[in-house]
RNA sequence: CUCUUAUCAAGACCGGCCGAGGGAAGUGGCCCGACGACGCCGGGGCAACCACCCGCACCAUCCGCGGGCAGGUGCCAAAUCCCACCCGUGAAAGACGGGGGAGAUAAGAG
Numbered sequence: 001c002u003c004u005u006a007u008c009a010a011g012a013c014c015g016g017c018c019g020a021g022g023g024a025a026g027u028g029g030c031c032c033g034a035c036g037a038c039g040c041c042g043g044g045g046c047a048a049c050c051a052c053c054c055g056c057a058c059c060a061u062c063c064g065c066g067g068g069c070a071g072g073u074g075c076c077a078a079a080u081c082c083c084a085c086c087c088g089u090g091a092a093a094g095a096c097g098g099g100g101g102a103g104a105u106a107a108g109a110g
Stems, first nucleotide, its partner, number of pairs: 001110008013043005021032003028082002044076003049072002052068005080102001085099005
């Protein structure tokens, strides 16, 4: 980097450094930001995908379900901030619902 599977409306902030943009891209919006955002570093925290442990079920292993733990990741403004493409509802709307695409994260494969 590509592919596969799962999840994505919950949750979790302080300090230091830096100094102007930032919220992935594209369209439109809406936000954050010199009361210092974004980013980096330190500490703290959230969650529970994987690992590990226990239980249920099974002849048994794997798988599955439930619980525990917090070792490996991840995350700590706003639904993945919203929308975009298709379908449905609707008189209509970016009003609502479903799907797709893109993305993020985890696990596995190449």
This is a predicted structure of a 110-nucleotide RNA (SAM riboswitch aptamer (S box leader)) from a Candidatus Brocadiia bacterium. The coordinates come from a structure-prediction model, not an experiment, and the mean pLDDT is 83. The source organism's lineage runs through Bacteria, Pseudomonadati, Planctomycetota and Candidatus Brocadiia. Rfam family: SAM riboswitch aptamer (S box leader). From the family's description: The SAM riboswitch is found upstream of a number of genes which code for proteins involved in methionine or cysteine biosynthesis in Gram-positive bacteria. Of the family's consensus pairs, 97% are formed in the model.